[in-house]
RNA sequence: CUGCGAAAAGGGCAAACCCGCUGAAAAGCGGGGACGCAAAGCCACGGGUCUAAAUCCGAGAGGCUAUGAUCGCCGGGUUGCCGCG
Numbered sequence: 001c002u003g004c005g006a007a008a009a010g011g012g013c014a015a016a017c018c019c020g021c022u023g024a025a026a027a028g029c030g031g032g033g034a035c036g037c038a039a040a041g042c043c044a045c046g047g048g049u050c051u052a053a054a055u056c057c058g059a060g061a062g063g064c065u066a067u068g069a070u071c072g073c074c075g076g077g078u079u080g081c082c083g084c085g
Base pairs, nucleotide, nucleotide: 002085003084004083005082012037013036017032018031019030020029021028022027035072041078042077043076045075046074047073048070049069050068056063057062
């Protein structure tokens, strides 16, 4: 440097749910809590998915739509612990 992730060692993160806060919502943040994860570290670059405030259409019901969100949906980029080859 690279491929792999058996047994370990030291550890790390934290689903659902509950409480509080932010947000139109999706969702996010903090605390509790652990379903799991060898990148479940980071990045919205490509795809997917979610939401639809504002705009637009509609007599109305409602509909379209991302500039919003999701990296614990997939791919990609990038950084890293240990071990074996």
This is a predicted structure of an 85-nucleotide RNA (c-di-GMP-I riboswitch aptamer) from a Candidatus Zixiibacteriota bacterium. It was read from a public genome assembly, where an Rfam model found it. Rfam family: c-di-GMP-I riboswitch aptamer. From the family's description: GEMM was predicted in a large-scale screen for bacterial structured RNA regulatory elements.